A computed fold for a 380-nucleotide RNA from a Planctomycetaceae bacterium, annotated as Bacterial RNase P class A. Rfam family: Bacterial RNase P class A. From the family's description: Ribonuclease P (RNase P) is a ubiquitous endoribonuclease, found in archaea, bacteria and eukarya as well as chloroplasts and mitochondria. Gene Ontology terms of the family: dimeric ribonuclease P complex, tRNA processing and ribonuclease P activity. Its mean pLDDT, the model's own confidence on a scale to 100, is 78. The sequence was found by an Rfam model in a public genome assembly.
[in-house]
This record gives sequence, structure tokens and C1' cells, in this order.
RNA sequence: GGAGUGAGUCGGGCGGUCGCUGGUGACUUCGGUUGCUGGAGGAAAGUCCGGGCUCCACAGGAGACGGUGGUGGGUAACGCCCACCGUUCGUGAGAAUAGGGAAAGUGCAGCAGAGAACAGACCGCCGAUGGCCCCGGCAUGAAAGUGUCGGGGCACAGGUAAGGGUGAAACGGUGCGGUAAGAGCGCACCAGCGGAAUGGGUGACCAUGCCGGCUUGGUAAACCCCACCGGGAGCAAGAUCAAGCAGAGAGAAGCGGCUUGCCGCACGGUUUUUCCGAACCGUCCGACUCUCGGGUCGAUCGCGUCGAGGGGACUGGCAACAGUCCUCCCAGAGAAAUGACCGUCCACGACAAAACCCGGCUUACAGACUCACUCCGUUU
Repeated sequence: GGAGUGAGUCGGGCGGUCGCUGGUGACUUCGGUUGCUGGAGGAAAGUCCGGGCUCCACAGGAGACGGUGGUGGGUAACGCCCACCGUUCGUGAGAAUAGGGAAAGUGCAGCAGAGAACAGACCGCCGAUGGCCCCGGCAUGAAAGUGUCGGGGCACAGGUAAGGGUGAAACGGUGCGGUAAGAGCGCACCAGCGGAAUGGGUGACCAUGCCGGCUUGGUAAACCCCACCGGGAGCAAGAUCAAGCAGAGAGAAGCGGCUUGCCGCACGGUUUUUCCGAACCGUCCGACUCUCGGGUCGAUCGCGUCGAGGGGACUGGCAACAGUCCUCCCAGAGAAAUGACCGUCCACGACAAAACCCGGCUUACAGACUCACUCCGUUU
């Protein structure tokens, strides 16, 4: 000097003029006036997770259904964050990871190929043994022939999966021995699998040697199995006040005792997926379910927006984070406020607006700055 990796901050500032709005003080002719003070985001977005909060009696057990999936820690909790382990990628700093189980079962994988999971013979190789053919010797026989021994050939029966071929992938690799030719058939070394052991680590896991059969692909982001988690609905939740009306129809579960409205058993229903439990209500003075119709579109609270809150210091921890102390209050509209103009600095303005609140993740983003680390080149 160049090229990268990881993390963080800002994403407008200052002044003036006018306008809107929350809180609070003063004044008021109750209409307002005025002082002070606060007023869109790092993602407010997506509505994807987790909760706080509210209501449904409990949110109890089991199933269905859904979610997560290496280990340890953090957190209110999580599918989030931190650290570590394994695998893959990268020279590296680092990045990714839907990361439990394929020897419980089922399914799936085009074409090519003999054969794609406990398979298989296309081309080849062998042909010892059995078979066929030729030659020679010996024995027997009148001869043909038969028996036997030796040599050669064929490649029929049979053997083979080492070599070649097909394919993304072919049921371990290299070498030696052995064999008719071969094959873990045997052996040496290696990889894998299984078993037990030693050492390190909280653990996932890592390292080392020993024994053994010699050797069982992929895919679960396919069904499935295993482990853990999950009651439902949601601020249009819900609470209070005021006002107002109009209910109708259908269905609907019983016996007994006695003190005549109570009890016992049974039955029906409600509890936001089913069943069980449990609680409550009801059994013709009928719970509850379904259908049709009427009224209320008002006000206040929920929403002091004070919170698992923000900032700083110290302590513990590799870190996420936790604790202690100090300090601050930081938008609350309710058809929707947080704006417009001018000047100036500048990075010449990207993506883009709160609606009950918070912790995350994901997506979008012009530009500016800071820190740490890696690699390449050059110079000293």
C1' cells in the first nucleotide's frame, strides 16, 4: 500500500419564525392565555417464536395434533444468546450446520448396467475334476473294440468375482502367500465396525494401545422410533358507569325415600381439540345447545405507559450474563399529535412511522466513523 474477516456507533446537527400535542405550575370573562418540560425506529416492517397482562372453575392426567433436537451454561421464557465438540468449506482470520436413531420396521433413488442391499455374470480368466477329440506305448483279442498309462487340443458341464466394462455410487484398500484360476481363503499394514481398558475433559468428545469377526451403501428437510416442550382465546382481551330494548321458535335428561323441599343413586350439560378426573349447574318451575329477531356503534379505565426499564462505576465469569452502589423518567394519539419554512454546518440523505408492553429472530438499507484480527506485496 492492497485485499479480506468479525464486532460496534451514527444515520443528521445548530440557530430563528410559525403550527400541533402529553405532563405540570400560575391566571381566567371557563372560550382560553402563559411559564417550564417531553414528543416515531434501528429496524417502528414481517406477524415468525417466547412471555408479561386479561378472561374462561383447575389449567390436573392421557391421547391426538404441533414444535424443538450435539454438549454445557445464560434467561421470565424461547425455535433466542454465549462458549465448546463433531462434520463441511476457506491459505487464513473465520463461515455454515434441519447435528438423536438407518443393525426395529416400511418406503424412495431416472437412465445405463449381469447386478443398486444382505445383489450379481455382460466381456473375460480357469477348466485340476467330469465330458468330447487326436497321437503314442503296454495288456487282451482273429479283427473291430475294451482296459490302462503318457502327451496334446476343445471349452461342453462346472468354477470364479481378482482384471475390464456400465454408473454419482458395485458388498473394504495396498502388498505377499495360496489356488486349476480366484476370493480375507490366510497373513502384514491401514480404514471401518464391535468389545473391554488407560489418560484428558462437567459433558458432547479427543488421544493411545489391546482383542475379534474379517467388513451390514445412501436417504428420516420421507413415513417412523426415541428424548424434551405445549390448556385455549386475545387490548376489537377485559373492567366500570350511563342509556336502551323484545323476545320468538325447535330440541332437551327420572326413579326411589321421606320431614313436601330436601336427600340418595342414575342421567343431561358447561369448562375455547377428544376422553377421563374434578368442580359447578340442571332433570318438565327444565340447565344447556341451535336458528331467527331487537337494543347498545356513548363515556371512563385498561394506557401515572414505572418497566424481566435506560445510563455509569465496581465485583464475579472466557463469554452470554448476574450481583452491589449511584443516577434518570425517555411518545401516549383515540379517525389518529410528533410538522412546515428560512439560514448554516455536513455525510448532500438510504430503508422507512408508535397504537397494551417487553425479549428475540428474519427482511430492507444511500452514506459516514471506530476497534480487533488474517493474508499478499514492497521498504527498513